[in-house]
RNA sequence: CCAAAAGGCUAGGGGUGCAGAAAUGCUGAGAAAAACCCUUUGAACCUGAAUCCGGCUAACACCGGCGUAGGAAAGCCACCAUUUCCCUGC
Numbered sequence: 001c002c003a004a005a006a007g008g009c010u011a012g013g014g015g016u017g018c019a020g021a022a023a024u025g026c027u028g029a030g031a032a033a034a035a036c037c038c039u040u041u042g043a044a045c046c047u048g049a050a051u052c053c054g055g056c057u058a059a060c061a062c063c064g065g066c067g068u069a070g071g072a073a074a075g076c077c078a079c080c081a082u083u084u085c086c087c088u089g090c
Base pairs, nucleotide, nucleotide: 007077008076009075010074011039012038013037014036016033017026018025019024045071046070047069052065053064054063055062
């Protein structure tokens, strides 16, 4: 200085790029992992988009736009806070 909590189980959804002959390297949570991310409080991911547009990069990545566009996968339990009611004690 500040309300607290933000965990588990089951089920489900999703992506896998760039460079390189290969080894391997790069970005990323994850680049086929018994992993990771996401599940309506939904930019996880898909479509638009098999050159999408602008910037940037060797390329991917990244930033902005597209985008108050269209889609997209959930239930239970526990925990916490507040309020109310009941019981018991003082």